[in-house]
RNA sequence: UUCAUCGUUUGGCAUACCUGUUGUAAGACAGGGACGCAAAGCCUCCGGUCCCCGGGUCUUACCCCGGGGAUAGCGGGGUUGCCGCC
Repeated sequence: UUCAUCGUUUGGCAUACCUGUUGUAAGACAGGGACGCAAAGCCUCCGGUCCCCGGGUCUUACCCCGGGGAUAGCGGGGUUGCCGCC
C1' cells in the first nucleotide's frame, strides 16, 4: 500500500404532554409516556438562559447594579462508569 475476514454486549436514562404533590415563581418530586441521548450518570467552579427580591428612581417601561433561587436534557470544567474488530 492492496485484498479478504471479523467486528459494539448486557442494558441504561427519559423530551413534549397528562395526572397528583409542592413552590410567590422559575421549577422540582412521583406515576404514566418517549423526543432524543455514548455519559441525557453525579457536581453550580465559569459563562448563558429563566424566576423572585432590593437599589439606581418622583412614577412606569427599558436598562444597569447587588442578593437569593432554578436549569447538569444550554455550553465549558471536574469526577465516576459501560463497551472494544483495533
This is a predicted structure of an 86-nucleotide RNA (c-di-GMP-I riboswitch aptamer) from a Gammaproteobacteria bacterium. Its mean pLDDT, the model's own confidence on a scale to 100, is 82. Of the family's consensus pairs, 95% are formed in the model. Rfam family: c-di-GMP-I riboswitch aptamer. About the family: GEMM was predicted in a large-scale screen for bacterial structured RNA regulatory elements.